[in-house]
Record summary: RNAcentral holds the full RNA, with entries from SILVA. The part of an RNA shown here (large-subunit ribosomal RNA, domain II) has 682 nucleotides and comes from a hot springs metagenome.
Context: one part of a larger RNA
RNA sequence: GCCAGGGAGUUGCGGUAUGCGGCAAGCUUAAGCCGAUAGGCGAAGGCGUAGGGAAACCAAGUCCGAAUUAGGGCGCUAUUAGUCGCAUGCUGCAGACGCGAAGCGGAACGAUCUAUCCAUGCCCAAGGUGAAGGACGGGUAACACCGUCUGGAGGCCUGAACCAAUCGGUGCUGCAACACAGUUGGAUGAGGUGUGGAUAGGGGUGAAAAGCCAAUCGCGUUCCGUGAUAGCUCGUUCUCCCCGAAAUGCAUCGACGUGCAGCGUCAAGCGUUUCCCUCGGGAGGUAGAGAUACUGAUUGGGCUAGGGCCCCGAAAGGGGUACCGAACCCAACCAAACUCCGAAUGCCCGAGAGGAUAGCUUGGCAGUGAGACUACGGGGGAUCAGCUCCGUAGUCGAGAGGGAAACAACCCAGACCGCCAGCUAAGGUCCCAAAGUGCAUGCUAAGUGGAGAAGGAUGUAAAGCCUCGAAGACAGCGAGGAGGUUGGCUUAGAGGCAGCCAUCCUUUAAAGAGUGCGUAACAGCUCACUCGUCGAGAGGCUUUGCGCCGAAAAUUUAACGGGGCUAAGCAUGCCACCGAAGCUGCGGGCUUGCUUUAACAGCAAGCGGUAGGGGAGCGUUCCCUGCGGGCUGAAGUCUCACCGUAAGGAGGGAUGGACUGCAGGGAAGUGAGAAUCCUGGU
Numbered sequence: 001g002c003c004a005g006g007g008a009g010u011u012g013c014g015g016u017a018u019g020c021g022g023c024a025a026g027c028u029u030a031a032g033c034c035g036a037u038a039g040g041c042g043a044a045g046g047c048g049u050a051g052g053g054a055a056a057c058c059a060a061g062u063c064c065g066a067a068u069u070a071g072g073g074c075g076c077u078a079u080u081a082g083u084c085g086c087a088u089g090c091u092g093c094a095g096a097c098g099c100g101a102a103g104c105g106g107a108a109c110g111a112u113c114u115a116u117c118c119a120u121g122c123c124c125a126a127g128g129u130g131a132a133g134g135a136c137g138g139g140u141a142a143c144a145c146c147g148u149c150u151g152g153a154g155g156c157c158u159g160a161a162c163c164a165a166u167c168g169g170u171g172c173u174g175c176a177a178c179a180c181a182g183u184u185g186g187a188u189g190a191g192g193u194g195u196g197g198a199u200a201g202g203g204g205u206g207a208a209a210a211g212c213c214a215a216u217c218g219c220g221u222u223c224c225g226u227g228a229u230a231g232c233u234c235g236u237u238c239u240c241c242c243c244g245a246a247a248u249g250c251a252u253c254g255a256c257g258u259g260c261a262g263c264g265u266c267a268a269g270c271g272u273u274u275c276c277c278u279c280g281g282g283a284g285g286u287a288g289a290g291a292u293a294c295u296g297a298u299u300g301g302g303c304u305a306g307g308g309c310c311c312c313g314a315a316a317g318g319g320g321u322a323c324c325g326a327a328c329c330c331a332a333c334c335a336a337a338c339u340c341c342g343a344a345u346g347c348c349c350g351a352g353a354g355g356a357u358a359g360c361u362u363g364g365c366a367g368u369g370a371g372a373c374u375a376c377g378g379g380g381g382a383u384c385a386g387c388u389c390c391g392u393a394g395u396c397g398a399g400a401g402g403g404a405a406a407c408a409a410c411c412c413a414g415a416c417c418g419c420c421a422g423c424u425a426a427g428g429u430c431c432c433a434a435a436g437u438g439c440a441u442g443c444u445a446a447g448u449g450g451a452g453a454a455g456g457a458u459g460u461a462a463a464g465c466c467u468c469g470a471a472g473a474c475a476g477c478g479a480g481g482a483g484g485u486u487g488g489c490u491u492a493g494a495g496g497c498a499g500c501c502a503u504c505c506u507u508u509a510a511a512g513a514g515u516g517c518g519u520a521a522c523a524g525c526u527c528a529c530u531c532g533u534c535g536a537g538a539g540g541c542u543u544u545g546c547g548c549c550g551a552a553a554a555u556u557u558a559a560c561g562g563g564g565c566u567a568a569g570c571a572u573g574c575c576a577c578c579g580a581a582g583c584u585g586c587g588g589g590c591u592u593g594c595u596u597u598a599a600c601a602g603c604a605a606g607c608g609g610u611a612g613g614g615g616a617g618c619g620u621u622c623c624c625u626g627c628g629g630g631c632u633g634a635a636g637u638c639u640c641a642c643c644g645u646a647a648g649g650a651g652g653g654a655u656g657g658a659c660u661g662c663a664g665g666g667a668a669g670u671g672a673g674a675a676u677c678c679u680g681g682u
């Protein structure tokens, strides 16, 4: 892992609602007693029949109040209904659906491990060093002191046993729940060790690490309280039918919990009150817009108080101003917290025909209170986020089917069942792959299509405007492109062409006091401009469609799903077809309503579904009553074939060898795939 068996809303007593039943202004007994599978007795008590008040108390009234004739609250004035059982839903108290803590307390058991201590034993190869003291000699007045020998001290040195455990390695389902080999520290001491003994859990012991106290220690272990508690996680067992949520608001020692409300379901009651649409009426200050309508913001100009600066003046004062500048004027401009204005929607009230199937009240039971994305209106953020917080709508959630290659949230569309029938939606129709190698007219040449910005460009197609052009344009080619003059200044020089100033006149078909290159400066080559040649369009600007560049990423083409496509790309128009669980057809089932009554049928509407509510059933064990089967073979097991919408149910055969079924009712240890479930097997 798999298989088999076991495995989770129960029971008691209260409360409440519903269903059924008994009796009814009443209903009912409890303990207990008698009798005993029956049942009978038992009225104490309980609920109801009257309320009001905190109460005394009063009473169809009563309480507050000074108020008996203020007023108000709760009641009465009745078609009054209760009560006792049984069943079911939910709930309270109990372990209260099952399993699960870490923990808290009590009483016991532990010092054969380990910590410290006590008593009594045992152990420490070998070597080194050479303290005190001593002897002898030297030395001194005497000491001191010196030398040699002796001596053998030490938490002394080296190093086995023994004890410890420094470093890295191996080991890591190990040899081992801490080891192994190497290396290392101590090794006469605060040393090691045997045996016996002492200290016990808020306690011991501790050269102190909260260490150790039997592989357990920031309070041991065992049993008990104990089924502690668990707003948490997991699991919770047969079937079908109807409806069907929420992820919000307020509050919360509240935030993954809970209470109330909202949204679901069921029952009873009311009956169109609900929704859509149309009409009539109404409130409003959003979008937009505005600025001589306010509050602010804001650019330029004008005008002008005031100020700065300058000048005149002894001062007063006067004058100037390419400075700043309130207010005012003109033009321009902005606003969530501006408004002279001001929609569309939405909202409120009323009415109406039609359509839809809601709506409200009371009561039973819930679940939800982590939401997600998309579009639009916004706040936060960076006009970032698969970001976050609101609002409106949709979808997912709880929704299958078709499309988007694949893809909860996008597009189409809401699956009762069956069909080898038809029509469509989105999206598609060359092949993979169902359907057009469809039609018409254009565009694209980039594989653009089949990613991408600012910006850039004689890409290409189309539209428009302007200028020039047979009195000859544009481009090319031939020729000219001159004189005053080297303009003046500057400069070493400045001669069209360093720079500054001016930029005229003449000859002309035309020619700048010069467009660029060039020279030290000239020279030289060009250009503008003109003529000739040629002979028909040329140049500029604006707008639009589709393209081009801009364009670098990590395993492999990899930015059409692929093949491949020049249309099988793009635009516009048209026809046809394919395409879903949509719609239709045919057959069937179920639910609700109506038609006449719950089963006879007809008609109409409906039948996706998580949490959840409601309804109807199947099966297991046992009990009661009735009826059956069984050694001529019960249950069980295996198998064959059949019936029912399902849970399931009859039958045949084999096996088996003694029990068992059906109908009506009753009671439950009543249904297994999951709980890192339990036990066993494998």
Base pairs, nucleotide, nucleotide: 001682002681003680004679005678006677011094012093013092014091015090016089017088018087019086020085021084022083023082026047027046028045032041033040034039051058052057061074062073063072064071097235098234100232104225105224106223107222108221109220115199116198117197118196119195120194121193122192123191124189126158127157128156129154133150134149135148136147137146138145162186163185164184167182169180170179201217203213204212205211238617239616240615241614242613243612248261249260250259251258252257262368263367264365265364266363267362268361269360270359273358274356275355276354277352278351279350280349281348282347288341289339290338295335296334299331300330301329302328306324307323308321309320310319311318312317371396372395373394374393375392376391377390378389379388380387401412402411403410416588417587418586419585421584422583423582427578428577429576430563431562432561436575438574439573440572441571442570443569449565455549456548459546460545461544462543463542464541465540466539467538468537476533477532478531479530480529482506483505484504487501488500489499512527516525517524589607590606591605592604593603594602595601618671620668621667622666623665624664625663626662627661628660629659636655637654638653639652640651642649643648